[in-house]
RNA sequence: GGAGUCGGCUAGGCAGUCGCUGUGUCACAUCAGUGCGCAGAGGAAAGUCCGGGCUCCACAGAGCAAGAUGCCGGCUAACGGCCGGGCGCCGCGAGGCGACGGAAAGUGCCACAGAAAAUAUACCGCCGAAGCGGCGUACCGGGUGUCCGAUUUCGGGCGCCUUGCAGGGGUGAUGGCGGGCGGGUCGACGUACGUCGGCGGCGCAAGCGCUUGCUUUCUGGACGGUGCGCCGCUGGCAAGGGUGAAAUGGUGCGGUAAGAGCGCACCGCGCCCGCGGCAACGCGGGUGGCAGGGUAAACCCCAUCUGGAGCAAGACCGCGUAGGGAGCGAUAGCGUGGCUCGCGCUGCUUCCGGGUAGGUUGCUGGAGCCUGUGGGUAACUGCAGGCCAAGAGGAAUGGCUGCCCUCGACAGAACCCGGCUUAUCGGUCGGCUCCCCCA
Numbered sequence: 001g002g003a004g005u006c007g008g009c010u011a012g013g014c015a016g017u018c019g020c021u022g023u024g025u026c027a028c029a030u031c032a033g034u035g036c037g038c039a040g041a042g043g044a045a046a047g048u049c050c051g052g053g054c055u056c057c058a059c060a061g062a063g064c065a066a067g068a069u070g071c072c073g074g075c076u077a078a079c080g081g082c083c084g085g086g087c088g089c090c091g092c093g094a095g096g097c098g099a100c101g102g103a104a105a106g107u108g109c110c111a112c113a114g115a116a117a118a119u120a121u122a123c124c125g126c127c128g129a130a131g132c133g134g135c136g137u138a139c140c141g142g143g144u145g146u147c148c149g150a151u152u153u154c155g156g157g158c159g160c161c162u163u164g165c166a167g168g169g170g171u172g173a174u175g176g177c178g179g180g181c182g183g184g185u186c187g188a189c190g191u192a193c194g195u196c197g198g199c200g201g202c203g204c205a206a207g208c209g210c211u212u213g214c215u216u217u218c219u220g221g222a223c224g225g226u227g228c229g230c231c232g233c234u235g236g237c238a239a240g241g242g243u244g245a246a247a248u249g250g251u252g253c254g255g256u257a258a259g260a261g262c263g264c265a266c267c268g269c270g271c272c273c274g275c276g277g278c279a280a281c282g283c284g285g286g287u288g289g290c291a292g293g294g295u296a297a298a299c300c301c302c303a304u305c306u307g308g309a310g311c312a313a314g315a316c317c318g319c320g321u322a323g324g325g326a327g328c329g330a331u332a333g334c335g336u337g338g339c340u341c342g343c344g345c346u347g348c349u350u351c352c353g354g355g356u357a358g359g360u361u362g363c364u365g366g367a368g369c370c371u372g373u374g375g376g377u378a379a380c381u382g383c384a385g386g387c388c389a390a391g392a393g394g395a396a397u398g399g400c401u402g403c404c405c406u407c408g409a410c411a412g413a414a415c416c417c418g419g420c421u422u423a424u425c426g427g428u429c430g431g432c433u434c435c436c437c438c439a
Base pairs, nucleotide, nucleotide: 001435002434003433004432005431006430007429008428009427010426012404013403014402015401016400017399018398020040021039022038023037024036026035027034028033042410046421047420049419050418051417052416053415054310055309056308057307061341062340063339064338066306067305068304069303070302071085072084073083074082075081086100087098088097089096090095101301102300106299107298108295109294110293123241124240125237126236127235130234131233132232133231134230135229136228137227138226139225140224142161143160144159145158146157147156148155149154164223165220166219167218168217169215170214171213175211176210177209178208180204181203182202184199185198186197187196188195189194249267250266251265252264253263254262268290269288270287271286272285273284274283275282276281314361315360316359317358323352324351325350326349327348328347332346333345334344335343368387369386370385371384372383373382374381375380
C1' cells in the first nucleotide's frame, strides 16, 4: 500500500417563514381557545417467525393425544435467542456455517443403471489345486504264429490269444444317492373342492435313473498308460474391470491353483481400562477379525418443554328495539383448540327477523435509559448516583426559500418488551488475518 474478516457509533446539516400532535402548579382569557416553554418515528418501525408481560375464560386440576426443541456448560422473565466450549464441514488464514440425541428396539425407503442395494449375489472375467470327458503332441506299451524289411536285441504288415481295457449279465441287495405316481400323517391357509411345506423300513417295485465291490459268467480283442498344451463340464473366487451417490471396511506385504482378514502391519469399527476436563469430548494403552452400508428435514424410540384466545383482549358511561320456529333437556346440556376423568353452573344449540355501534379508558414510568465502580473469558450481573426521550384515533413532524457537503439508500410507531429473519446509500472508529514493497 492492497485485499479480507469481526465488532461499535451514525443515518444529511444549518438558517428563515407559515403550519401539525401531545403536554406545562406559566400568562391572557374563561364557551371554544391564544401566547410562551418543553417533547415529537427506526436500525430495521418491516415480516408476524419465536418468547413473554398484561387482560379475559376462571374458583381451574390430572392424564392421553397433539405440537415444539434436540452436542455440553452458562446467561435470561423466557425462548427455537445470546455467550463460551466440543465435534463435523468450508476457507491459506482471521473467521463462517451446522435440522449436532438414537440405525445393536422395530417398520419403511435407496429411482434408473447394474449380476446384485439383503434371505445377498456373478455381467466381463481369473483359476484348473480336486474329479470327469475330448482333441493335439512326445514317449512308453501284453502273449504268440507267420511274412517282409533290416540283420543279436529292432520295425512294419497279416492272423490267432487273453492277463490290460471296454461293454453286457449275475451277486452283494430289503445296499447308497436321487426321482415319479398313488396313498397316510402333521402344520399353515381355506366355506368347500383344494394349495404349499415337513415326516415315514407305506405301496407301485425281486426296480424308474445313476453309482460301487466281487465273480472258475458272456462278448469285443490291445481298443491302453504317462507327461505337456488346448477345449468343455462339475467346481472354486469376489482380488481386477464395468454400473452407480453408495457394492460388503481401506492401503501395503505375505500366502494361495486363483483369491479372500486367510495371516500380518497401519488406519477404521466394537468392547474394556487409565489420565485430563463439571461435561460434550480429547489423549494413551489393551483386546477382538469385526455386526454389509446409507437414510430418522421417513414412521418410530429417548430427553426436556407447552391451557386457550387476544388491545378488534378487557373495563366503564350513554343510546336503543321485536320477536318467532325447530332440537336436546337432569340418566341432560353448557363451561376458550381435540378426547377422558374430575370440578363448577342451570339451561343450551341452531334457523329466520329486528335494534345499536357514540364517548371515556386500557395508552405509556418500563424485565427502562445514562454515568461511575466491582465480579465474570464473555453473554451478563451487583452497588451508587442521575434522567423521563411519541401516544395518533381515517391516523400527528409538512410546505416554501437560501446556503453547506461526505450528495443522503432501505424506509413511518398504533398495548409494551427480549430476540430472529429480510431490505439497505454512505461516513467514521477499533481488533485480527493474508499478500506485495521498503528499511